[in-house]
């Protein structure tokens, strides 16, 4: 890191510590260690096993040596780990063995004999190598003789050896002596072979394996044992405690990590093993079945005259190849050790060394003091400064290290002699700060942050997760922080993981209790005794190799290293003890369990028989036009007589009331009634048995529903079908038919939310209260079934003597989501299908419980002109106005459901103005600074379409300390001006909206593991979280409500310009008064409050208005103003003329005038009120039909004017029509503003008189002076497009039973898989990319492996065919060799057989992907409640049927609790 927040389960990841590493950037030295982990792949070169002349002959003149005969060593030491899961390795025992050298003990060592290589001599071959003949020796070989203590064997008795050499004396024949060998027998020591117990990895989707296999008996074999091997007998011998088979591995001492238990790992060193290009087999020897020995087969490589040889670095260097990746074809036998000699000495790639490599571990340095105006550069900023930083420069000092030069070991045992390392380590002297610093991170986990460039691009990332213009995450730059000659990445392993839980998890809802019961094995197990000593436990003794690890010292300047002592758990095995517990064996005992007697309940279970009621058919009668079905219809039956009734008859299925949280049963489950068999319980009260008990892996039995087989049945109901609705569509919800099936009977299947989502057994641990049985005089007791609820226990819901609490035993089962209970294999079924059950790949979550919204086609209560009751409109016409939209050079721009459309705009002809074309200027129209110059200004005039250019004339001002400066003009030159240009998703401020709704919080407390809840729910009441009761709440703030204005009534004062006039009234305008449910009754709980009445101008908020909580809409505004950031700067800025914002097929808002008689038209008449006015308002008079114009009084306003108020009254016409109704269009003359009225303005007059006859579907305002109607005013403004917007006043209604239903909105409650919050989430087909996988006609491999046929070398037999120097009793014999046959036996070869692994045309589901299609299955009553099983069925989610299950909402009854 799952969540809006929370607990919890659980996975992923990260800090730790290691490597025989590897790569990336750096790189100053020293010790001491490491270095092919891959291809047991192929290997040019040279080197790594020889020694002896005192064992022999020969050659050479000596010296010094060389091949051969002989001895001894090549079996050690090095090397690799390919095979092996046990003929292997670790411990800890053992009995049937062998031995060269070495070490000892006792004896012996006579006497002979024949050859043979080497040499000479010949000859085959390219070569390697040989053939024939001929000589010759030895410690080579043979014989005899001696022999016991050896062998053999009962005994008598038999039987087996030898080799000599060199010295020295003394003599020269020969003897002694010494020294090395020689032969027998014994033993030691070390070494080797053999047997046996423990102990060693993984898979059962390997379950059965063995034929020489077990075992005897008897020969052979061996250095011994033994099926090791023949032969004959006997049928065993091994497996669930895991054989066989398969995959994988060389095994330890140790190494790393761990607190430890444990996990991993087996490089270097040491011990064992096995191997030596591959295969199998021998010889020889003490000692191999032999790395650098030999035959032989094969496979590669060389050479070759082609006839035919040679060769094996997994010795040590080194080459190629493999690969991320692993060194020198060095030096030396001085030390050690090793072989050989008598000895010197020889040989030693073992072995000491040194090169190479920061592989690794350990140590030193790369200066030290002092030095601020805190320099300079760099970087940050608020522009003040800060940081780098005493860091540098500068001054003084040291020399580790470096250079150069001196000096100079130890390691040598052994008196001389011997040192590869190496002139090395060391010593001393000079020189000079001189030679010496990187490398990673800097959001969080996890130390240390800032700018700049980018702009979901480029990158980054271990995990969360960063980048869409202000990145503390990218890349760069500062700075900082860790480490340090290394620093990071990466790869593995341990660990954090209690995350496989022995130590030390869990299973009701998170994964997880088999659908149930019997029971085998096994596990475990009552009370008391007495034996034995298996476990247990004590002691001793051996042994656990050394090295390491551990402690203590010691040597190397420290360390790292190395040396020496110590000590020590653990295992194992002998011996000896002890006897509680366990275990075995003997005796007992009754509480566990059972059994015998009574008695009782029960839809237990099976088989039979028997009822009745409904239904549906069938005959019959009655009797007519409809019935049936539904939201609301239609198919369907019916005049051939239905429905409807009455009779009478057939058939199947299920059993109404009783009946209930009720009974029984191991569970599935079981209901009319009655009989037969039949299990099981429960309870009483004595008796019997004497642990006989629990549990239970394999096994075995029963096991809803669907569904298979077979024969029967078939009345209703019903998958599938078929019609008819609905619907966009409807393969469905709904109607009408209807088959299978549902039913029996005999078999199979074996699954379900088979649920209490909760194995089974025993013990113990508060109560209360229902309800079925049994006992019992009562009190009670016992046995099953509920509820509540304490202790305690859960993550929380909850569980709580019928535990999910506190114990023990015993089974089964899980370990993170998907894929996926899926594939393959196997096994069971007739099928369907069950069981058993993975992986590649992908996600960083899946998930439980609770919480606070929100939302519901869930439920309550409640308010609003919300709906109803009324009134009038809109929508249809013509007109104005504003928006879309089209068009256009522009048709400037915002504003868009309500909450945008007569809105910004309180007024577009030029201006405004922000848009188009055209002509201009660039320090700019406009502001601050700075230089010169000139007051400023005013008039004239040329050209332009104007702005702009040009000329000409006039004019000299104010202050002044005389220097000047102030205002202003024109000119220049920089800094800046200047934008209605983008971002309202960077902002502020303003404003709109729920909504003037009754909401929204906060402190202390208390609850709760927490988020959070309590309060603010409840019960009344109110317009109102207003008030009042009650209560783990008490309080308090923001809202309500009061305070404010206005308007109604009244009193006081005052009075101007108002009243013709007045000490009045009116009116005006300042101060007061007055309304608070205050008073009376009723209702309410004695409250709060409501309802009626009184009085009163005004009555329960008196009316209206100003006031707008806390928060939603990333609302909306950058073009009111402000502002960050980005852009433009001879232009996105200014300046001007002209044009457009005023178009016009069309849609739509708002509105105005009408359609007419409650009316129009004409004459008379009568009454208000806000307000405005000097570049105004204009009275009065004349002119003009009028607009208006020409004079001209008043009036800076209670004075004068705008100013006639109209609707209404009064008479009078019109008399129902397109009208005397409507006023659109559209000529013609004028008026008025304005520089200007063409695009584009407003009003008069005459003249024209369109549409319109009261508007579909919708829909909008309004509860009293209110709608409705009628008219006056004002701002903006030169003049208007005003019918718009704000104000004022006349006249004045109708309605409201009521809250079912619409919309909104608010409180409480329920569900939820939402939380961007239903405009939500979310499933499955199809279609598109790309990944793994599974099948598949085959196709190509590897392994093992049956069974045939060949059969090498060799071994063993057999034959005697052929050949022979020793010896013998000699024509011959023994013995030896050849050869030939058998047996066996490798590699090849042939038919198969398993197992395993790759490819394949096709094909099948999965998984992933920002935006692709068709539905909408679930989530809420998700709109037909949802899920499970099982069958059919349908483009897909899906729907239907039978059964089941609450993990369904709502309403209603019952049950029981609780108080």
């Nucleotide at each position: 890191u799952u969540u809006g927040a929370u607990c919890c389960u659980g996975g992923c990841u990260c800090a730790g510590g290691a490597u025989g590493a590897a790569c990336g950037c750096u790189g100053g030295c020293g010790g001491c260690a490491u270095g092919c982990u891959u291809a047991a792949c192929a290997c040019a070169u040279g080197c790594a096993a020889g020694u002896c002349a005192a064992a022999c002959g020969a050659u050479u003149u000596u010296u010094a040596a060389c091949a051969g005969u002989g001895a001894c060593g090549g079996a050690c030491g090095g090397g690799u780990g390919a095979g092996u899961a046990a003929u292997g390795u670790g411990u800890a025992a053992g009995a049937a063995u062998c031995g060269a050298c070495a070490c000892u003990u006792a004896g012996g060592a006579g006497a002979g004999g024949g050859a043979u290589a080497a040499c000479a001599a010949u000859u085959g071959g390219a070569a390697a190598c040989g053939u024939u003949u001929g000589c010759u020796a030895a410690u080579a070989c043979c014989u005899c003789g001696u022999a016991a203590u050896g062998c053999u064997a009962u005994u008598a008795a038999g039987u087996u050896a030898a080799a000599g050499a060199a010295a020295a004396u003394u003599u020269u024949u020969u003897a002694u002596u010494u020294u090395c060998g020689c032969c027998u027998a014994g033993g030691u020591a070390c070494g080797a072979g053999c047997u046996u117990g423990c102990a060693u990895c993984u898979g059962a989707u390997u379950a059965g394996c063995u034929a020489g296999u077990u075992g005897g008996u008897u020969a052979g074999g061996u250095a011994a044992u033994g099926g090791c091997u023949g032969a004959c007998c006997a049928a065993g011998g091994c497996a669930a405690u895991g054989a066989u088979c398969a995959g994988u591995a060389g095994c330890u001492g140790g190494u790393u990590u761990g607190a430890g238990a444990a996990a991993a790992u087996g490089a270097u060193c040491a011990g064992c093993c096995a191997c030596a290009c591959u295969g199998g087999g021998a010889c020889u020897g003490a000692g191999a079945c032999a790395c650098g020995g030999a035959a032989c087969a094969g496979a590669c490589u060389c050479c070759u005259a082609c006839g035919g040889g040679a060769g094996g670095c997994a010795g040590c260097a080194g080459u190629g190849a493999g690969g991320a990746a692993u060194u020198u074809u060095c030096c030396g036998c001085a030390a050690u050790g090793g072989g050989u000699g008598a000895a010197a000495g020889c040989c030693u790639g073992a072995c000491g060394g040194a090169g190479c490599a920061a592989u690794g571990c350990c140590g030193c340095g790369u200066g030290g003091a002092g030095g601020a105006u805190g320099a300079a550069g760099g970087u940050c900023u608020u522009u003040g400064g800060g940081c780098u930083g005493u860091a540098a420069a500068c001054u003084c000092c040291u020399u580790u290290u470096c250079u150069c030069a001196u000096u100079g070991a130890a390691g040598a045992a052994a008196u001389u002699u011997u040192g590869a390392c190496g002139g090395u380590a060391u010593u001393u002297g000079a020189g000079g700060a001189a030679u010496a610093a990187g490398c990673a991170u800097c959001g969080g986990c996890u130390a240390a942050u800032u700018u700049c460039g980018u702009g979901c691009c480029a990158g980054c990332a271990g995990c969360c997760g960063c980048g869409g213009u202000a990145a503390u995450a990218c890349g760069a730059a500062a700075g900082a922080u860790g480490c340090a000659a290394g620093c990071g990445u990466u790869a593995u392993c341990c660990g954090g993981a209690a995350u496989u839980a022995u130590u030390g998890g869990g299973c009701g809802u998170a994964a997880a209790g088999c659908g149930u019961u019997u029971g085998u094995a096994g596990g475990u197990g009552g009370u008391c005794g007495a034996g034995u000593g298996u476990g247990u436990u004590u002691a001793c003794u051996g042994u656990u190799a050394a090295a390491g690890a551990u402690u203590a010292a010691a040597g190397c300047u420290c360390a790292a290293c190395u040396u020496u002592a110590a000590a020590a758990a653990g295992g194992c095995a002998u011996u000896a003890a002890a006897a509680a517990c366990u275990a075995c064996u003997c005796g007992a005992c009754u509480u566990g369990a059972g059994u015998a007697u009574g008695a009782u309940a029960g839809a237990g279970g099976u088989a039979a028989a028997g009822g009745g009621a409904a239904u549906u058919c069938c005959c019959a009668g009655u009797g007519u036009a409809g019935c049936g079905g539904u939201g609301a219809a239609a198919u369907g039956c019916g005049u051939a007589g239905a429905u409807a009734u009455u009779g009478g008859g057939a058939a199947g299925a299920a059993c109404a009331c009783c009946a209930a949280u009720g009974g029984c049963g191991a569970a599935a489950g079981c209901a009319c009634u009655u009989u037969g068999c039949u299990a099981g319980g429960u309870u009483a009260a004595u008796a019997c048995u004497g642990a006989c008990a629990c549990u239970g892996a394999g096994a075995a039995a029963c096991g809803a529903a669907a569904g298979c087989u077979a024969a029967g049945g078939g009345a209703g109901c019903a998958a599938a079908c078929a019609g008819g609705a609905u619907u966009a569509g409807a393969u469905a919800c709904c109607c009408u038919g209807g088959u299978a099936g549902u039913c029996u009977u005999a078999g199979c299947c074996g699954u379900a939310a088979a649920c209490a989502a909760u194995g089974g057994a025993u013990a113990c641990u508060a109560a209360g209260u229902g309800g079925u049985g049994c006992u019992u005089u009562c009190a009670g007791g016992u046995a099953c079934u509920g509820c509540u609820g304490u202790a305690g226990u859960u993550a929380a819901c909850a569980c709580g003597u019928u535990a999910a609490g506190u114990a023990u035993c015993c089974c089964g089962c899980c370990u993170g989501g998907g894929g996926a209970g899926u594939a393959c294999g196997c096994u069971u079924g007739c099928a369907a299908a069950a069981g058993u059950g993975a992986a590649a790949c992908u996600c960083a979550a899946a998930g439980g419980a609770a919480u606070u919204g929100a939302c519901g086609g869930g439920g309550g209560c409640c308010c609003g002109c919300a709906c109803a009751a009324g009134c009038g409109g809109u929508g249809g016409a013509g007109c104005a106005u504003g928006u879309g939209g089209u068009u256009u050079a522009a048709u400037u721009c915002g504003a868009u459901g309500c909450a945008a459309c007569c809105c910004g705009a309180a007024g577009a002809a030029c201006c405004u103005u922000a848009c188009c074309a055209g002509g201009g200027u660039u320090u700019g129209a406009c502001a601050u600074g700075c230089u010169a110059g000139g007051a400023a200004g005013u008039u004239u005039u040329u050209u332009g379409a104007a702005a702009g250019a040009g000329a000409a004339a006039u004019g000299u001002g104010c202050c002044u300390u005389c220097g000047g400066g102030a205002a202003c003009c024109u000119a220049g030159a920089c800094a800046c001006a200047g934008g209605u240009g983008g971002u309202g998703c960077a902002u502020g401020g303003c404003u709109g909206u729920c909504g003037u709704c009754a909401g929204c919080u906060c402190g202390u407390g208390u609850c709760g593991u927490g988020a959070g809840a309590u309060g603010u729910u409840g019960g009344g009441u109110u317009a109102a979280g207003u008030c009042c009761c009650g209560c783990a709440a008490c309080g308090a703030g923001c809202g309500c409500a009061a305070c404010c204005c206005u308007c109604a009534u009244u009193u006081u004062u005052a009075g101007u310009u108002a009243u013709a006039u007045a000490u009045c009234a009116u009116c005006u305008a300042a101060a007061a008064a007055g309304a608070c449910u205050g008073c009376c009754g009723a209702u309410g709980u004695u409250a709060a409050a409501u309802c009626g009445g009184a009085g009163g101008a005004a009555g329960g908020u008196g009316a209206g208005g100003a006031u707008g909580a806390g928060g939603u809409c990333a609302a909306g505004u950058c073009a009111u103003c402000a502002u960050g950031c980005c852009c433009c700067u001879u232009a996105u800025a200014u300046c001007c003329u002209g044009g457009g914002c005023u178009a016009c097929a069309c849609a739509c808002g708002u509105g105005c005038u009408a359609c007419a008689a409650u009316g129009g038209u004409u004459a008379a008449g009568a009454c208000a009120a806000u307000g405005a006015g000097u570049u105004g308002c204009g009275a009065c008079u004349c002119u003009g039909u009028g607009a208006a114009g020409a004079g001209c009084a008043g009036c800076u306003a209670a004075u004068c004017u705008c100013u006639u108020a109209a609707a209404c009254u009064u008479a009078a016409u019109c008399u129902c029509a397109g009208u005397u109704c409507g006023g659109a269009u559209u000529g013609u003359a004028g008026a008025c503003u304005g520089c200007a009225a063409c695009u584009c303005g407003u009003c008069u007059a005459c003249a024209u008189g369109a549409a319109g006859a009261u508007g579909g579907a919708a829909u909008c305002g309004c509860u009293a002076g209110u709608a409705a109607u009628c008219g006056c005013c004002g701002g903006u403004c030169a003049g208007c497009u005003a019918u718009a917007c704000g104000g004022c006043g006349g006249u004045g209604a109708a309605u409201c039973c009521g809250u079912u239903c619409u919309c909104g909105g608010g409180c409480c409650u329920u569900g939820u898989a939402c939380a961007c919050a239903c405009c939500g989430c979310c499933c499955g087909u199809c279609a598109c990319a790309c990944c793994a996988u599974g099948g598949a006609a085959g196709c190509c491999g590897g392994c093992c492996u049956u069974g045939c046929c060949u059969g090498a070398c060799g071994a063993u037999g057999u034959u005697a065919u052929u050949u022979u120097a020793a010896c013998u009793u000699u024509u011959a014999g023994a013995g030896g060799a050849a050869a030939a046959c058998a047996u066996u036996u490798a590699a090849a070869g042939c038919c198969g057989g398993g197992u395993u692994g790759g490819u394949a045309a096709c094909u099948g589901g999965g998984g992933u992907g920002a935006a692709g299609u068709c539905g909408u299955a679930a989530c809420a009553a998700g709109g037909u409640a949802g899920c499970c099983g099982u069958a059919c069925u349908g483009g897909a989610a899906g729907g239907u049927g039978c059964g089941g299950c609450u993990g369904g909402a709502u309403c209603a009854c019952c049950u029981c609790c609780u108080u």
This is a predicted structure of a 1459-nucleotide RNA (small-subunit ribosomal RNA) from Colacium calvum.
The prediction has a mean pLDDT of 84.
The sequence is in RNAcentral, with records from Greengenes.
Rfam family: Bacterial small subunit ribosomal RNA. Gene Ontology terms of the family: structural constituent of ribosome and ribosome.